[in-house]
RNA sequence: GGGCCGUUAGCUCAAUUGGUAGAGCGCGACUAUGGCAUAGUCGAGGCAACCGGUUCGAAACCGGUACGGUCCA
Numbered sequence: 001g002g003g004c005c006g007u008u009a010g011c012u013c014a015a016u017u018g019g020u021a022g023a024g025c026g027c028g029a030c031u032a033u034g035g036c037a038u039a040g041u042c043g044a045g046g047c048a049a050c051c052g053g054u055u056c057g058a059a060a061c062c063g064g065u066a067c068g069g070u071c072c073a
Base pairs, nucleotide, nucleotide: 001072002071003070004069005068006067007066010025011024012023013022019056027043028042029041030040031039032038049065050064051063052062053061
């Protein structure tokens, strides 16, 4: 320098490839227990790496940039 993949909640990841974002763990409250452990219920928490474009509508499609991984030189 070039190819490919990735970037979504605190962490690990999903979303039938366009229709207004979820799970597990973690966190908070409550219930059960004499208490702990544990289980259950409820809740908080992300406008999606950034910029621009296409579209009635973008996490998803297109271009660029940044960062990480990997391969080649």
Predicted 3D model of a 73-nucleotide RNA (transfer RNA) from Candidatus Kaiserbacteria bacterium RIFCSPLOWO2_01_FULL_53_17.
RNAcentral holds the sequence, with entries from ENA.
Model confidence (mean pLDDT): 80 of 100.
The source organism's lineage runs through Bacteria, Bacteria candidate phyla and Candidatus Kaiseribacteriota.
Rfam family: tRNA. By type it is a transfer RNA.